The part of an RNA shown here (small-subunit ribosomal RNA, 5' domain) has 523 nucleotides and comes from a metagenome.

[in-house]
Context: one part of a larger RNA
RNA sequence: GGACGAACGCUGGCGGCGUGCUUAACACAUGCAAGUCGAGCGGGGAUAUUGAUAGAAGUUCUUCGGAAUGGAAAUUGAUAUUCUAGCGGCGGACGGGUGAGUAACGCGUGAGCAAUCUGUCCCAGACAGGGGGAUAACAGAUGGAAACAUCUGCUAAUACCGCAUAAGACCACGAGGAGACAUCUUCUUGAGGUAAAAGGAGCAAUCCGGUUUGGGGUGAGCUCGCGUCUGAUUAGAUAGUUGGUGAGGUAACGGCUCACCAAGUCGACGAUCAGUAGCCGGACUGAGAGGUUGAACGGCCACAUUGGGACUGAGAUACGGCCCAGACUCCUACGGGAGGCAGCAGUGGGGAAUAUUGGGCAAUGGGGGAAACCCUGACCCAGCAACGCCGCGUGAAGGAAGAAGGCUUUCGGGUUGUAAACUUCUUUUACCAGGGACGAAGGACGUGACGGUACCUGGAGAAAAAGCCACGGCUAACUACGUGCCAGCAGCCGCGGUAAUACGUAGGUGGCAAGCGUUGUCC
Numbered sequence: 001g002g003a004c005g006a007a008c009g010c011u012g013g014c015g016g017c018g019u020g021c022u023u024a025a026c027a028c029a030u031g032c033a034a035g036u037c038g039a040g041c042g043g044g045g046a047u048a049u050u051g052a053u054a055g056a057a058g059u060u061c062u063u064c065g066g067a068a069u070g071g072a073a074a075u076u077g078a079u080a081u082u083c084u085a086g087c088g089g090c091g092g093a094c095g096g097g098u099g100a101g102u103a104a105c106g107c108g109u110g111a112g113c114a115a116u117c118u119g120u121c122c123c124a125g126a127c128a129g130g131g132g133g134a135u136a137a138c139a140g141a142u143g144g145a146a147a148c149a150u151c152u153g154c155u156a157a158u159a160c161c162g163c164a165u166a167a168g169a170c171c172a173c174g175a176g177g178a179g180a181c182a183u184c185u186u187c188u189u190g191a192g193g194u195a196a197a198a199g200g201a202g203c204a205a206u207c208c209g210g211u212u213u214g215g216g217g218u219g220a221g222c223u224c225g226c227g228u229c230u231g232a233u234u235a236g237a238u239a240g241u242u243g244g245u246g247a248g249g250u251a252a253c254g255g256c257u258c259a260c261c262a263a264g265u266c267g268a269c270g271a272u273c274a275g276u277a278g279c280c281g282g283a284c285u286g287a288g289a290g291g292u293u294g295a296a297c298g299g300c301c302a303c304a305u306u307g308g309g310a311c312u313g314a315g316a317u318a319c320g321g322c323c324c325a326g327a328c329u330c331c332u333a334c335g336g337g338a339g340g341c342a343g344c345a346g347u348g349g350g351g352a353a354u355a356u357u358g359g360g361c362a363a364u365g366g367g368g369g370a371a372a373c374c375c376u377g378a379c380c381c382a383g384c385a386a387c388g389c390c391g392c393g394u395g396a397a398g399g400a401a402g403a404a405g406g407c408u409u410u411c412g413g414g415u416u417g418u419a420a421a422c423u424u425c426u427u428u429u430a431c432c433a434g435g436g437a438c439g440a441a442g443g444a445c446g447u448g449a450c451g452g453u454a455c456c457u458g459g460a461g462a463a464a465a466a467g468c469c470a471c472g473g474c475u476a477a478c479u480a481c482g483u484g485c486c487a488g489c490a491g492c493c494g495c496g497g498u499a500a501u502a503c504g505u506a507g508g509u510g511g512c513a514a515g516c517g518u519u520g521u522c523c
Base pairs, nucleotide, nucleotide: 001523002522003521004520006519007518008517009516010515013392014391015390016389017388018387019385020384021350026348027347028346030345031344032343035090036089037088040087041086043084044083045082046081047080048079049078050077051076052075053074058069059068060067061066097303098302099301106228107227108226109225110224111223112222113221116220117219121216122215123214124213125212126211127210129163131161132160138153139152140151141150142149143148169194170193171192173190174189175188176187177186178185179184199208200207201206229275230274231273236266237265238264241263242262243261244260245259246258247257248256278300279299280298281297282293283292284291285290305326306325307324308323309322328339329338330337331336356382358381359380360379364378365376366375367374368373395425396424397423398422405416406415407414408413429464431459432458433457434456435455439450467512468511469510470509471508472493473492474491478507479506480505481504482503488495489494
């Protein structure tokens, strides 16, 4: 000198764009953050229309017995619209947060998988025949303070289970080629064995789905080369340890697991142990080499109160799923239950220190749906903070009686100083009024939180807007007074003991400027 997610002191006009718990991965009140589909299914409710049963009040007639008309309430169906607890499907593995752990194939980079999987999506081939038994909802009963649970009975499906069929797929066997990169891979063919399916909407056309197979795409898994902090005041470490055979397991290779066999394997080219730490693209600095760093944005990884476990699923060993154990908090009828902000706000606490319990799904994107649409604290916006960067303003021109005042003086003056006053202008920004967007995209219509915002026009009036630090040398900028080794200053050298350009105040001057200085950290 530069830089900062900064803090502190003094000061503070506006706008744009960014950024904002670096500390306690401390504890959390409250609200919201993941739902959706009735065009998969059976129920239930509401509304409208309508059918059947039944027929009140009233009206008319009456031979007072009744008849006709009338249609309320009720019961029970049908149709249409709509809402939906439950079964079922897809999604809750994405998106969002944090950096505790991790010195590791975790990350980066480059290869490999003849050792692998991949829902939805795209392309192509083949197919969907015929049956069955349940179960929630519901009803009844029981237990419980509650959370909820149990029993009995009824019912549906794109829920579940057999059977048939099998182009192709898979399994083991046989024959014939082709290719190699060890184990092998691939093609043709023969005869066996195994496993499928679901319907819905519509008047229909058709559309959306279903099963199986191949290819693609995307995503994931695994292996390897190289790189990846400090300590030897850590020198030996290791028994599933290292290798083999066989088996199990996995989507898949593999001590991944197990039985047996062998005694290996790693290590001064630093094993093991200990400490520290998420890694990278990048960022800061530097002429570069390098050094430091990993906030924000992007990629990967890990975690979700602590520890362990699996289930479901194409995918999790699953932040707002489940089970167990621990700590903590809450409810309780004391028998038992409930919870997890390192999502967005917000609270307490810690701290030098870090924001609103805001608006909207209008846009972009995501989930569900045929769609309308619903959900979305992702996101888009607004609020707070000079926290940072950038831009603008606080007026411009003229104006010497060099006014007054201040400071100083050798008392003549000098200086503040064209500075002010005064004259003539301008009106950025702020203020008031009028108009008023782009962002909205699909064939048309409609659709804007921001926002009556940006912007445009008009109006008034210099009006409403300057501070901070320094002035001995380094280092740009000096005098007076006060003080008297005191009070104090100080980054280093050093100032202060009676004329201090170094302390304090004033005037003046220098520097930067809505900031200025100090502290901390890095180069």

RNAcentral holds the full RNA, with entries from SILVA.